A computed fold for a 110-nucleotide RNA from Mucilaginibacter sp., annotated as SAM riboswitch aptamer (S box leader). Rfam family: SAM riboswitch aptamer (S box leader). Rfam describes the family as follows. The SAM riboswitch is found upstream of a number of genes which code for proteins involved in methionine or cysteine biosynthesis in Gram-positive bacteria.
RNA sequence: AAUUUAUCCAGAAAGAUCGAGGGAAAGGCCCUAUGACGUCUUGGCAACCUAUAUUGAUUAAUAACAAUGAAAGGUGCCAAAUCCUACUCCGUAACGGAGAAAGAUAACUA
Numbered sequence: 001a002a003u004u005u006a007u008c009c010a011g012a013a014a015g016a017u018c019g020a021g022g023g024a025a026a027g028g029c030c031c032u033a034u035g036a037c038g039u040c041u042u043g044g045c046a047a048c049c050u051a052u053a054u055u056g057a058u059u060a061a062u063a064a065c066a067a068u069g070a071a072a073g074g075u076g077c078c079a080a081a082u083c084c085u086a087c088u089c090c091g092u093a094a095c096g097g098a099g100a101a102a103g104a105u106a107a108c109u110a
Stems, first nucleotide, its partner, number of pairs: 002109001004107005013042005021031003026085003043078003048074003052069005082102001087099005
């Protein structure tokens, strides 16, 4: 780098450092010298995987299954819905709704 599946309107920031761009890409809109983005430290969110607890159902008994909890480990995340839109469909237009594409993350496979 690739395939498949699942999720993406919830949630969670302080300090230090750096110094000009950043939010994937085009447009919009926004963040940013009252220091963004990045990096480091500490903290937190969440519950995908591992481990684990309770209950249900099943079983001869386990395991596998479902629901709920907790948060030790592996990731991920901590401006804005994936910030919004683009393509398709529906509703007369502005606009609204549904889906797709693209992207991100996790798990599995090779």

Record summary:
The organism belongs to Mucilaginibacter, within Bacteria.